Background
Bacterial large signal recognition particle RNA from a Chloroflexota bacterium, 266 nucleotides, folded computationally. The gene name in the source record is ffs. Model confidence (mean pLDDT): 79 of 100. It matches the Rfam family "Bacterial large signal recognition particle RNA". The family's RNA type in Rfam is non-coding RNA gene. The RNAcentral record of the sequence draws on ENA. Taxonomically the source falls in Chloroflexota (Bacteria, Bacillati).
RNA sequence: CCGCGCUAGGUGGGGAGAUAGCGGUGCCCUGCACCCGCAAACCGCUACAGCGGGACCGAAUUCCCUUCCUCGGAAUUCCGGCGGUCGAUUCUGGUUCGCAACCGGCGCGACGAAGGUUGGGCCCCGUGCGACGGGAAACUCCGAACUCCGUCAGGUCUGGAAGGAAGCAGCGGUAAGGGGACCUUUCCGGGCGCCGCGGGAUCACCUGGCCCGAGCGGCGGGGGCGGAUCGUGGCGGCCAAAUGGGUUACAACGAAGGGUGCGCGG
Numbered sequence: 001c002c003g004c005g006c007u008a009g010g011u012g013g014g015g016a017g018a019u020a021g022c023g024g025u026g027c028c029c030u031g032c033a034c035c036c037g038c039a040a041a042c043c044g045c046u047a048c049a050g051c052g053g054g055a056c057c058g059a060a061u062u063c064c065c066u067u068c069c070u071c072g073g074a075a076u077u078c079c080g081g082c083g084g085u086c087g088a089u090u091c092u093g094g095u096u097c098g099c100a101a102c103c104g105g106c107g108c109g110a111c112g113a114a115g116g117u118u119g120g121g122c123c124c125c126g127u128g129c130g131a132c133g134g135g136a137a138a139c140u141c142c143g144a145a146c147u148c149c150g151u152c153a154g155g156u157c158u159g160g161a162a163g164g165a166a167g168c169a170g171c172g173g174u175a176a177g178g179g180g181a182c183c184u185u186u187c188c189g190g191g192c193g194c195c196g197c198g199g200g201a202u203c204a205c206c207u208g209g210c211c212c213g214a215g216c217g218g219c220g221g222g223g224g225c226g227g228a229u230c231g232u233g234g235c236g237g238c239c240a241a242a243u244g245g246g247u248u249a250c251a252a253c254g255a256a257g258g259g260u261g262c263g264c265g266g
Stems, first nucleotide, its partner, number of pairs: 001266006009057003012030004020046005034054005063259006072250001074248003078245002083239005091233001093230007102221003106217003115211007123200006129193002132189006139180004148173004156165003
C1' cells in the first nucleotide's frame, strides 16, 4: 500500500416551549438521512441522561475535534422612531379692544366750527285746572189692586128728612225702583295733559340768546404702539409603533484543516 473479517461509532440536526434537568411524541426552521411498539393535564431516563425489539453501513467523501461561512429562530436595560400627551409662550400665527398720527374720499361750518356763558324743554315732587273713567245730586219720563196723598162716579153705612160718614174702580200726583238726555253741581281715581304755579335735579339729548373767531364730525385703508385672549407652527418635559439596525448566546446545510482502532493474509 492492497484484499478479507470485526469493533468503536453511525443511520439526521437545530429552535422555541415544556421540564429540577435530559431526550422523545407534538409545533417551527432546515434538509433527505432504517423499520416496529410507547407517549402531553404525557412517555422514558439521571449529568455517560429516551426505553424495548430488529435491520443496514462501518475506519471512512460516511466517525470525532477545531475554525470559517451562514438559512433560521430566541434574548436584549442598545439604536431608530410615524406619532401621542402635558406645559410654558413678548419666537411665528389667529381673534379682539384701545391710542395717536398718515392717506383717501364724504358731511357740516363766516346764514358762524370747536369752546365758553346763560335761558328753556326733556326728568322728579307738590299743587291748581282740564279731559277721561266711575259714583251721586239736580232735570225729565215711567212707576202703588189693597198695606201713600188728593178727588172720589157707582154702590155701601147712618138719619124721619135736610144732610153726614167711610171708601173701591177711574183720574191726577208721588215713594221705593227703573229709563233718558245737549247743559249743570259734587265726590273718587290714575302709566291722561305741546296747560298754570312753586320747589328740586341737570351726565347726556333738543332748542333760543350772548361772547369768541376756524375748524369739527364720522366712514374706509394699510401700518405703528399698547392691552386682553386663543394656542397654529416652533420650544421644553415625558411616553412611544412597525419593518429594520446593533449586540449576545445558539445554530441546520456547506467548506477547510487535523485526529482516530483490532485481527488475518499478500